Context: one part of a larger RNA
Order: sequence, then C1' cells, then structure tokens
RNA sequence: CUCGCAGCAAGACGAAAAGACCCUAUGAAGCUUUACUAUAGUUUGAUAUUGGUACACUUCUUCACAUGUUCAGCAUAGGUGGGAGCCUAGGCAACAGUGAGAUACCACCCUUGUGUUGUGGUGUAUCUAAUCUUUAUCCAUGAAUCGGGAUAAGGAGACAGUAUCUGAUGGGUAGUUUAACUGGGGCGGUUGCCUCCCAAACCAUAACGGAGGCGUUUAUAAGGUUGACUUAGUUCCAAUGGAAACGGAGCUGGACGUGCAAACGCAUAAGUUGGCUUUACUGCAAGGGCUACCACCCGCGCAGUCGCGAAAGCGGAAGUUAGUGAUCCGACCGUUCAAUAUAGGAUGGCGGAAGCUCAACGGAUAAAAGUUACUCUAGGGAUAACAGGCUGAUCCCACCCAAGCGUCCAUAGCGACGGUGGGGUUUGGCACCUCGAUGUCGGCUCAUCGCAUCCUGGGGGUGAAGAAGCUCCCAAGGGUUAGGCUGUUCGCCUAUUAAAGCGGUACGCGAGCUGGGUUCAGAACGUCGUGAGACAGUUCGGUCUCCUAUCUGCUGUGAG
Repeated sequence: CUCGCAGCAAGACGAAAAGACCCUAUGAAGCUUUACUAUAGUUUGAUAUUGGUACACUUCUUCACAUGUUCAGCAUAGGUGGGAGCCUAGGCAACAGUGAGAUACCACCCUUGUGUUGUGGUGUAUCUAAUCUUUAUCCAUGAAUCGGGAUAAGGAGACAGUAUCUGAUGGGUAGUUUAACUGGGGCGGUUGCCUCCCAAACCAUAACGGAGGCGUUUAUAAGGUUGACUUAGUUCCAAUGGAAACGGAGCUGGACGUGCAAACGCAUAAGUUGGCUUUACUGCAAGGGCUACCACCCGCGCAGUCGCGAAAGCGGAAGUUAGUGAUCCGACCGUUCAAUAUAGGAUGGCGGAAGCUCAACGGAUAAAAGUUACUCUAGGGAUAACAGGCUGAUCCCACCCAAGCGUCCAUAGCGACGGUGGGGUUUGGCACCUCGAUGUCGGCUCAUCGCAUCCUGGGGGUGAAGAAGCUCCCAAGGGUUAGGCUGUUCGCCUAUUAAAGCGGUACGCGAGCUGGGUUCAGAACGUCGUGAGACAGUUCGGUCUCCUAUCUGCUGUGAG
C1' cells in the first nucleotide's frame, strides 16, 4: 500500500414522515357570542272550522222629544229660506224698539243629550248541537288494558285543538364574514387630499424618513367694477400718556397684511377703504398642461343677456395650490321623447340638481365579530423561533492622554473627562443556506483545542525588613475535589484542596444514554374574557424510532 474479519458511532447538513412551531391563502373545519342574515321551536293577534241566549258599554243609523244665556233688547236670539198673518178666540206675531242678527206660523238643517228601531264591535255570564274527552257494554278479536266502529251515561265546550297570514322572541340549528401595509406576525401606528424638506438646479422620485394642515368659509361679501389710500419696524420731538393709544419729522424696505397650514407671490398692489352692483351668468369652444385608464387643470374667441366705468375696457367668483367620492338604486324638478286602434293614466327614456366619515376615502354586500393547545390542507427558508453566516451598537479584553487619589509624589497601586484598537463567549441588528424537517435546555459518558494562567515553574516593580501579599512579563507540560438546595446552566451554603481557571468546538457530544425543564392532546388554581378560550403565570400527568452501519473516519487484529 492492497484485501479481509471483529468493533465504535464523529461525518455523509445520514434514513424515516411534501415541518405539527411560525407566516401566507380574499383555503377548510370545530366551537363561541349582546358579529350578520336566515330558520326549527315558543308566543301574540286576525280569519276559517264556529253555533244560541241574556246583560253592560260602545260606533253608525231610523223615529220622537228635548237642547242652545256676552252686552243692549220686556227676555235663555242655534242657523237659513218663505212670511203678514196664525190659531184652541184668548193670545201670539206684524208695527214700534234694541241689536251684528228679530221673534207668530211653515219648511229644511246644525250643536249637545235622552228614549227607541236596526246593524256591527268589545266584555261578562250562560246554553248545547259542532268539537274534544272519560267510563261501561258489544263487534272486528283470537290470550287483549292501545287504536278503530256501534250503543249508553257523564265531563269540558264554541274555549281547546288544527290550518293560513302576521308581530315578537329565538347560537336550539344553519350559512357566512371577521381588511391591507408591516425590517416575521401580533400589539401600536397608518390608509383620501394640500404645503415644505429629503429630491442629487426641468419634470418625476421611495422608506413605519423629518415637519405641519384639510373634510371649510364669504351676500352686513371676504364676489364684480370703478375711485382713493399705504402697511410694519426703528430714531427723535410732543399735555394727561406709562413698554404699547393719537400727532409731527427722519431712516430701513416689503420685514405688515392676505378668512385658515406651508410654500411661492403681491406697492401698478393680490394689502386697506368709499360708490354702484350680482358675470358666484346661459349655449359653446380654437389650442394646450397633466395623464395607464377613469379623471383633473388652463383657456383665445363666438352668440345671448347683464353689471361697473366718461372711455379704453374689465367681469363665466374668491392672490395660487387643500375643503373631497365612480357606478348602481330609489325619490325630486323639467321634457316637443317611447309601444301595431285611439284618449287619459301608469311606467320608462332624456336633461338638471340633491341623497354615502361608501374616511380601509378607484368605493366587493342594503346587511357581518371572535376562538382553536382538538385541529386540517396547500405552500414558503419570498417570513419568525434553534444553530451557522455578516455586523459588532451592547459585551469582554488591551492600549493612549493624565485632572485627581495615594502624608509628600500623576503612573507601588488606582485613575475622572475623553480617545484608539483587538476578540467574536452576552443581549441585539440583518434575514444569507436550511420549513419535500439542520431534534431544542440541563445532566451522564467521552473528550479535543485556545490562552486573556486558577495551581505548579521562571522573572521585573513594589508604598518588597522577613513571612504573607499586590501588580506586570514569560510559560498551555501536567493538574484543576466531594457534598446540600434547585430541572437548572448559574448561584448560595458546607467541608476540603497546591488550585477548585475562563472560553471555543452546531451555547462539543440524543443513528451514544437520560428526559427533570421547555413545547401537543387530560385536569386544576390565580388572573383576563359575556363566551369559546387565553397567559416568557403556576401545578399533577404525558410513546425518545432502526438487537441489522452502505461509504468516509477511528480502534483492534489477520493475510498478501
């Protein structure tokens, strides 16, 4: 070196199971509820099955009778029309008078009430014949207490029961919904529009980058037009008068003001103010800006009709940029529109304007919350937890400067304020391999390496008398205990020791062991939740696969 045999399990991110944790899906299912919408059931009322009588109340109605008071007027004037007479022979009325209105008599009617006729309604009683029910006998029927039929005697009774329609209730049951962005997800925050920075001198331009605003306001204009005016700050002067009132002069210049955020504008003013007014118009529109689309924005000019101005002219809201919502749907206003007879009606079309914090603001529906550790499926290393990687804020170690402490003296020993590095053991950041699986804490066994050395060895300094120390340099050969508590690593304690080192090795090592902890299904406590359930809260319990190793590696041994 080659080939065996017997072994060990470090590696082949070994095998097994399209990861059960995590996320995603306009996936599924179980469960909950004061999610939404239905619904069984329960219940209310009406009608039918469903009939009689009495009483009470009551609507309407027939007839009769009564009823009607401001003041003035003999006085208790309901209204209107006719009316000069009427009648029981005595009166009434007329006349006159009062008053808004005049009476007798006739007719019709109104208000309110009583009695009466009829028809309804409600309630309370009561009846029996519907209906329901009990008992007895008989029949089918046989061994027969159900049910069915017949007869008889009772009870209840127009109720109950049933049917249809209807209001309520209704997780008992069912179908569903329960957003996205996101340096994993959840919690928090945000979601449309305007202004500035970022933004790299056209425009555009992201982030859970940095700052603010809007969901309007104005007719007493803050609109139109035509005139007029100048704000603000500061210096000086000036009664009350002061830091600030009003007056005068100078200087600066746009700093004031603009309904409101910011930016950009504005003195010819767009700022302040007077007059007159309604163009805050109708029908269009050349040409442009912006733009995926839908939208949005600017606008010459023409026609009509107006306002202001002497006129030229200006005016289709506001100094500009926010002040907003598609489609469907029904309602409103208008309309010279629509159907195979015509007219009317109804319905629809067309034009206009209104009704959405549809604010998750290009708006899935008119209408919607949770939970799953009982869970499932499809996927993802597009995305978290372990480990690795990058980084090194944090961490550990070293060094520089030296104010100060150290009686004196910065540096025996320390060392503020600061600075420069190294390491890759902590907590993190990132999300690069792995989700068709890289088993996770601690212990046991077996280790191996580094040195920033715990002991043993050699040295320098000392605030080293000796001894014992402190500090630094060299050094990794060897060594580095046993118990109690806790699942613990760690830590505390006990007794020793020369010493009881710190770290790396997938926080070494589960195809080597364990399984106490964490982290399934059972159960309980506390807390939270209406509840299903939940809790880096606690507690009891809880299957660790291959007697079989193919290759690499290692150990022992044999042959050539």